[in-house]
């Protein structure tokens, strides 16, 4: 720190995706130990059940259990005694009476309960933060100072008694106590009134003084010497302590106001009547419309209103800045079933109070009641999902209490979960023949792997035994000391010192001892991003996938397995936050073409502004102070064995507040200046606007005139127009609408836009020089003006064009291009719309940065006879082009270079500029503007290519111009199709189709049917048995293979055996089975077209580009010039071959001049020698290079000539560049893989490949007189021949038989045929044509039925020259006529490959058609035009808007009911305390009750926000092979 991913490649821009990090998580699979921390995020959804707030007897009366004193009474009773009848009787027990001790449990009282504890539902708010204020305030408990605690009453719970209720309870009657309640007394003091002083932000404050009014209290414990009163218990006193009053101040802690910060929507733009402020008055601890009377009409405005959300210290992430969050720990607000109230209190409108309403749930005698886990635990429910109904107050902390001490689910502790973090462990060392196993293999071997096994060792966790902390100090109690207080040596109170007591955790941490390696490793990945590969299985199935994307038979991407690679008690997913994203850009981006400049101007507000001087000090720098809790987080240094954790200190807290200081800059206030701006003048330029005038062509139209049949229109028609006289042509009139030539990247205008002329009104700009005002400037949201062309309203005009619309045409259709016509419109007057590709796709405005060359305006100089040229200069408008900027393209003083102000706009593609709202418009419709869903792109600009019904050059039997075929018939053949048991396979545009096949009856044969055989028809090993060669014969059976039996012959030998056979097994052979889209080879095509590359170097961010392009040439990237290229390969050419000419060599089988000789028909005959001139064979060489002349061109060349056999490549062939078509062949052969194995292999007979409604291709023969047919007669080249090719002679009409000379071939064998010649035939289905058929034969072979050729005889089809269309071929070529060979036993050969013979016509040119090559230019095409790609329609599935209405929820108004309760009003009933009375009683005061006002829940009606649903209905969007057409990309074929 980046990285995948758009493209054939490149840059760019853009947007997805990924790799890091963290979580209160959750799921998969795994899971040993211990430390610290953490754990209901949903239903603030409902709860069984059991804690969670009490204490205080030193407030108070009263008192239970029990524990005792006494007496009685009952039943016992040791023992004494005894008259035996009893008597006394300590002493139990029980019951009852009374006294004391005791202190439950309730009660009155005080304090607490408002703290602690949970939760985030509401809450966008002074509700949080942070600073500040209250002079506008309160405060219980606590601390401090100052005074005080005096003296009366009356009653009241508990108890009790009586009634009611099922219960909760509750009514009446009677007694009693307080530190409960009520009076009165005093008044430092407070308040209230006024005087003074200081202060001070307005209102005040604070401090004295005066003097009237008013306001207190309670007691309980401890100890006391003298006195004093007693009911003899005690009291009074005194003195302490804790209480109690009034009051000052303190603390800490509340209330209350400000300033500044706190989220999203403007598709919420207006909102508000207690609202804004004022005077009063009530309320409140206080300030206030906090409330209410009256008065005034104000007050906000990102308000209102919607939506989501408790804020924060803090976390999490990131370089920061920022951006998310706000669980745990800390503060703070808010709630406590919902909703509304109060009450009591220092402190509430009160979590575990109270009333009321309402839901919900339980109890119930149906009369009525009860209840509130968002305390700790648990429960159902819901959920992906969150724990024990645990222990102990031992600590820390709160409450009460004087104080032991109680309470305490706060808390401290264990549990429970790998939830997180952090630290330990599953062992350590040696150990190689690299063991077995498993995988992979090229079978060699790799790999797992020092891994294991084995050896030696350790003892950490776990297990077991024993020892065993620290966390405790208080407080009490005891015992000794010192102060304080006192009258005190009592008592308290306070300090030292010392001993005793106090653990939930817990027999826990720890430490030590024992045994043993023993009990401890698992997750997820391996294509690429991203570390890490093979095999098998599967075969677009199964699956997989974060993004590209894998997978259709060789899958490192599915699934398994081995093997690596990461990580490790976890590990992977998934969610969500942030980073990576500089992808909302303050740091830190952008608008020509990629998404983006407002259509254009004025112009408010608001933002921003020249220059001098002087003043404040907003801002802005500086210092100080105060504050910015604690914990977090960073540093140090300490504590737990170390971390994690924790403890102690610092640092930080970028921050805010208030006091200083500075004056450069930026504000603001003043005084200047003139360079910006602006204004007064001059003289010129201009389609700038608006009126009103005029004028000529041109078109149509009317009228007349001449005049006769066509006009018009097209690509060619036609529909229209004309004998009722049209077009043409002339003359005259109307009409209207537009201004040719000048005219020009020439003018003006803000754009839109504006062209005859004239006149009048009117706007702007340049330029020159004076003068003047003095920053008046610049931009400019909102706002107003203007705004092409359609279109819209009203009224007018209407010649020309001309949507809609008719009609002709094209056309497969053509609601279209073409054409005839034509109606809104188009013009003109008002008056809407507000839109364009309203573009330079480029906002305005000022400042700076090199030039060259046009043009249009002005002005000013030289020199002029001049208005002319030239120079300068300022302003406008074009062109190149510089630095520089850009992705590049291009800009480039008129910027898109460098800067500064201000605006508008953009943040992937499509859905969409599209719904909803709204707002404007007669309306069409504009402006504002989304989301669900859906893609993994979309897109700029250049690049190389392909390609265009784009261009230029330029080539080809390409096309014209000949000739000859094809297609029409018959017939061969070869392909479809169709049959079939099988018609065996493969080739399928050109480039398949007389092709593979140079020979299907059998055999080939790879195909069917039936019949066999299984180590096999054929190769190789290895075992074993046969010691039998091979190999011949022969019976059965049988279609034949084959099957069974028999026989004859029987090799070598060193006698071990070896070879070779057969035979049984085993390994394997074999397969024309399957994949040519796994492969080699070879082969076809463009194409024998001129091309295709490479080093270097240079251009370019690059992909690439130059070179290979230009100018000429040329068959040719052939070759010459020129060039940022220079050189090089592969192609081209040449170099082989063949033929043309010649010359040498050689001379048989060739040859035959010349000599000789034989025959002879006397010929140019025929054979022989001799020769080798000659021709011919074959070998070597010449020979042709544009060499030479002329023209012509720089030059290469090119035209043309001579010479030659031949002349510009002489003709012909081989020879085939990078590469293209997954061309084409697994059946010619190799060969991966897969599949078959008594068969998909092998053998054999018979059949098929020959099958035939039909359709194509490719030949053949005609169709006839340039012919047919008989008849004579000539002239070849090349090949082949021994199981061969055969003469000659005889037969047979032939086909062929007979025969066999000759020949291993220049020696033998093979008749050329068109042609010439004579004749017949005379234009017919013929004397043309031969098809098909019957008969009759040859001939070859084991065998011509399916299915052979040939020959004779007889018959004698179709066809009379071939539709659209279509093939070949430019010279020894087409045509045309015949001969040869392969293959072959034979042949379907009319094929194929040669070979001669006879022999033409055209070629004006390159417009078309058709392939090619080079430049260029366009593209939305790279599977490359046989491309992409566009709507409709029909299916399928998604999300969405519209809808009559229906259902929720939210909420305004207006009314209606009105519950608890405050408040006020009233209170005839009621009332102990005070006053007045001797008592009745009456007064004060007060309570019930009642009335009102305001009030929650409800109702009613009325609206508005939202959310569901909805029959129908609109578009969207997806979806391998669905219709229909073909709108766009090339001039896309109408730009």
């Nucleotide at each position: 720190a980046g990285a995948g991913u758009u493209u054939g490649a490149u840059u760019c821009u853009g947007g997805c995706u990924c790799a890091g990090a963290a979580c209160g998580a959750a799921c998969g699979c795994u899971g040993g130990c211990a430390g610290c921390g953490u754990g209901g995020a949903u239903u603030a959804g409902g709860c069984a059940u059991g804690c969670a707030a009490g204490u205080c007897g030193c407030a108070c009366g009263g008192g239970a259990a029990c524990c005792u004193g006494u007496g009685a009474a009952u039943u016992c009773a040791a023992g004494u005694u005894u008259u035996c009848g009893g008597a006394c009787g300590a002493g139990a027990a029980u019951u009852c009476a009374u006294g004391g001790g005791g202190g439950a449990g309730a009660g009155u009282g005080g304090c607490g309960a408002a703290a602690g504890g949970g939760u985030g539902a509401g809450u966008a708010a002074c509700g949080c933060g942070u600073g500040g204020g209250c002079a506008a305030u309160c405060u219980g408990c606590c601390c401090u100072c100052a005074a005080g605690u005096c003296u009366g009453g009356g009653a009241u719970a508990a108890c009790u008694c009586c009634g009611c209720g099922a219960a909760a309870g509750c009514u009446g009657g009677g007694c009693u106590a307080a530190u409960a309640c009520c009076g009165g007394a005093u008044g430092u003091g407070g308040u209230u009134a006024u005087c003074c002083g200081u202060c001070a932000c307005a209102u005040g404050a604070c401090g004295g003084g005066u003097g009237g009014a008013u306001c207190a209290a309670a007691g309980u414990u401890g100890g006391g010497g003298a006195c004093c009163c007693u009911u003899c218990g005690g009291g009074g006193c005194c003195u302490a302590a804790c209480g109690c009053u009034u009051g000052g101040g303190g603390a800490g802690g509340g209330g209350c106001c400000c300033g500044c910060g706190u989220c999203c929507c403007a598709u919420c733009a207006g909102c508000u009547u207690g609202u804004u402020g004022g005077c009063g008055a009530g309320g409140u601890a206080a300030c206030g419309g906090c409330u209410c009377a009256c008065c005034a009409a104000g007050g906000c405005a990102u308000a209102c209103g919607g939506g989501u959300a408790g804020c924060u210290g803090g976390u999490c992430u990131g370089a920061g800045a920022g951006g998310a969050u706000g669980g745990u720990c800390a503060g703070c607000c808010a709630c406590a079933c919902u909703g509304g109230g109060a009450c009591u209190g220092a402190g509430a409108c009160a979590c575990u109070g109270c009333c009321c309403a309402g839901a919900c749930u339980c109890c119930u005698a149906c009369g009525g009641g009860a209840g509130g886990c968002u305390g700790c635990a648990g429960u159902c429910g819901a959920g992906g999902a969150u724990c024990a109904u645990u222990g102990g107050c031992a600590a820390u902390g709160c409450g009460c209490g004087a104080a032991a001490g109680c309470g305490u689910g706060a808390c401290c502790a264990u549990g429970c979960g790998a939830c997180g973090c952090u630290g330990c462990g599953u062992g350590g060392a040696g150990g190689a023949u690299g063991a077995c196993g498993g995988c992979c293999u090229u079978c060699g071997g790799g790999u797992u792997g020092u891994a294991a096994a084995c050896u030696c060792c350790u003892g950490u966790c776990a297990u077991u035994c024993g020892g065993g902390a620290a966390a405790a100090a208080u407080c009490g109690u005891c015992c000794g000391g010192g102060c304080c207080c006192u009258a005190a040596u009592a008592c308290g109170g306070u300090u030292c010192g010392g001993a005793c007591c106090u653990g939930a955790u817990g027999g826990u941490a720890c430490c030590g001892g024992a045994a043993g390696a023993g009990g401890a490793g698992g997750c997820c990945a391996c294509g690429g991003c991203u570390a890490a590969c093979u095999c098998u299985g599967u075969g677009c199935c199964a699956g997989c996938a974060g993004c590209c994307g894998c997978g259709g038979u060789a899958a490192u991407a599915c699934a398994g397995a081995g093997g690596u690679g990461g990580c490790g008690a976890g590990c992977g997913u998934u969610g969500u936050u942030c980073g990576g994203a500089u992808u909302u850009a303050c740091u830190g981006g952008g608008c020509g073409u990629a998404a983006a400049g407002g259509g254009u101007g004025c112009g408010u507000a608001g933002g921003u502004g020249g220059u001098u001087c002087c003043g404040u000090g907003u801002g802005u720098c500086g210092a100080a102070u105060g504050u910015g809790g604690a914990a977090g987080c960073c540093c140090a240094c300490u504590g737990c064995c170390u971390a994690a954790c924790a403890g102690u200190g610092g640092a930080a807290c970028u921050g805010c507040a208030u006091u200083u200081g500075a004056a450069a800059c930026u504000g603001c206030g003043g005084u200047g200046c003139u360079a910006g701006a602006g204004u007064a003048c001059a003289g010129g330029a201009a389609g700038g606007g608006a009126g009103a005038g005029c004028g000529g062509a041109a078109u149509u139209c009317u009228u007349g005139g001449u005049g006769u049949a066509g006009c018009g229109g097209u690509g060619a028609a036609a529909u229209g127009c004309g004998u009722u006289g049209a077009g043409a042509u002339c003359a005259a009139g109307a009409a209207g609408a537009a201004c040719a030539c000048c005219g020009g990247u020439g003018g003006c205008g803000a754009a839109g836009g504006c062209g005859g002329c004239u006149c009048u009104c009117u706007g702007g700009a340049a330029u020159g020089g004076u003068a003047c005002u003095g920053a008046c400037g610049c931009u400019g949201a909102g706002g107003c003006a203007c705004g092409a062309a359609a279109g819209c309203u009203g009224g007018g005009g209407g010649a020309g064009c001309g949507a809609a619309c008719a009609g002709g045409a094209u056309u497969a259709g053509a609601u279209a291009c073409c054409c005839u016509g034509g109606u809104a419109g188009u013009c003109c007057c008002a008056g809407c719309c507000g839109u364009a590709a309203a573009c330079g796709g480029u906002g305005c405005g000022c400042a700076c940065u090199u030039g060259g060359u046009g043009u249009g305006g002005g002005g000013a100089g030289u020199a002029u006879u001049g208005a002319c040229c030239c120079u300068c200069u300022c302003c406008g408008u074009g062109c190149c082009g510089g630095a520089g900027c850009u992705a590049a393209c291009g800009c480039g003083u008129u910027a898109a270079g460098u800067g500064c102000g201000c605006c508008g706009c953009c943040u992937g593609g499509g859905g969409a500029g599209u719904a909803c709202g709204g707002c404007c418009g007669c309306a069409a419709g504009g402006c504002u503007a989304a989301a669900a869903c859906u893609c993994a792109a979309a897109g700029a600009a250049a690049u190389u290519g392909a390609u265009g019904g784009g261009g230029g050059c330029c080539c080809g039997c390409a096309c014209a111009a000949g000739c000859g075929g094809a297609g029409g018939a018959g017939c061969a053949u070869g392909u479809g199709g169709c049959u079939u048991a099988a018609u065996u396979c493969g080739a399928u545009g050109c480039a398949a189709c007389g092709c593979g096949a140079a020979g299907a009856a059998c055999c080939u044969u790879a195909c069917c049917a039936g019949g066999g055989c299984u180590u096999g028809a054929c190769a190789u090993g290895c075992a074993g048995c046969u010691g039998c060669a091979a190999g011949c014969c022969c019976g059965g059976u049988g279609a034949a293979a084959g099957c069974c039996g028999g026989g004859c012959c029987g090799c070598c030998u060193u006698c071990g055996a070896g070879g070779g056979u057969g035979c049984u097994g085993c390994a394997c052979a074999g397969g024309u089975g399957c994949u040519g889209c796994a492969u080699g080879g070879c082969u076809g095509u463009c194409g024998u077209c001129a091309g295709u590359u490479c080093g270097u170097g240079c251009c370019g961010u690059g992909a690439g580009g130059u070179g290979u392009u230009g100018g000429g040439u040329u068959a040719a990237g052939u070759c010459c010039c020129g060039c940022a290229a220079c050189g090089a390969a592969c192609g081209c050419a040449a170099c082989c071959c063949u033929u043309g000419u010649g010359u040498c060599u050689a001379u048989u089988u060739g040859c035959c001049a010349c000599u000789c000789c034989u025959g002879u028909u006397c010929u140019g005959c025929a054979g022989g020698a001799a020769g080798c001139a000659c021709u011919c064979u074959a070998g070597a060489c010449a020979g042709a290079c544009u060499g030479c002349c002329c023209g012509u061109a720089c030059a290469a060349g090119c035209g043309g000539g001579a010479g030659g056999a031949a002349g510009g490549u002489g003709g012909g062939g081989a020879u085939g560049a990078c590469g293209u078509c997954a061309a084409g062949u697994c059946a010619g052969u190799a060969u991966g893989g897969c599949c078959c194995u008594u068969a998909c292999g092998c053998c054999c007979u018979g059949g098929g490949c020959u099958g035939c409604a039909c359709a194509c291709g490719u030949g053949c023969u005609a169709c006839a007189a340039u012919g047919g047919c008989c008849g004579g007669u000539a002239c070849a080249g090349a090949a082949g021949g021994a199981g061969g090719c055969a003469a000659a002679a005889c037969c047979g009409c032939g086909a062929g038989g007979u025969g066999g000379a000759g020949c291993c071939a220049a020696u033998c064998c093979u008749g050329a045929a068109a042609c010439c010649u004579g004749g017949c035939c005379u234009c017919a289905g013929u004397u043309c044509g031969g098809a098909u058929u019957g008969g009759a034969g040859u001939c070859u072979g084991c065998a011509a039925c399916u299915c052979g050729a040939c020959u004779c005889c007889a018959u004698g089809a179709a066809g009379u020259u071939g539709g659209a269309u279509u093939c070949g071929c430019u010279a020894g070529u087409a045509a045309c006529g015949g001969c040869g060979c392969a293959u072959c036993a034979g042949c379907u050969a009319c094929g194929g490959c040669g070979c001669c013979g006879u022999g033409a016509a055209u070629a004006c040119g390159u417009u078309c058609c058709c392939g090619g090559g080079c430049c260029u230019u366009g593209u939305a095409c790279a599977c490359a035009c046989c491309g992409c790609c566009c709507g409709u329609c029909a299916c399928a599935u998604c999300a969405u808007g519209a809808a009559a209405g229906c259902c929720g929820u939210c909420u305004g108004c207006a009314c209606c009911c009105g519950a608890a309760g405050u408040c006020a009003c009233u209170g005839g009933g009621c009332c102990a305390a005070c006053u007045c009375g001797c008592a009745a009683g009456a007064g004060g005061g007060g309570c019930a009750g009642g009335u009102g006002c305001c009030g929650a829940a409800g109702g009613u009606g009325u609206g508005g926000g939202u959310g569901g649903u909805g029959a129908u209905u609109g578009g969207g969007a997806u979806g391998a092979a669905g219709u229909c057409g073909u709108a766009a990309c090339a001039a896309g074929g109408u730009a």
The prediction has a mean pLDDT of 83. The RNA shown here (small-subunit ribosomal RNA) has 1535 nucleotides and comes from a metagenome. Its Rfam family is "Bacterial small subunit ribosomal RNA".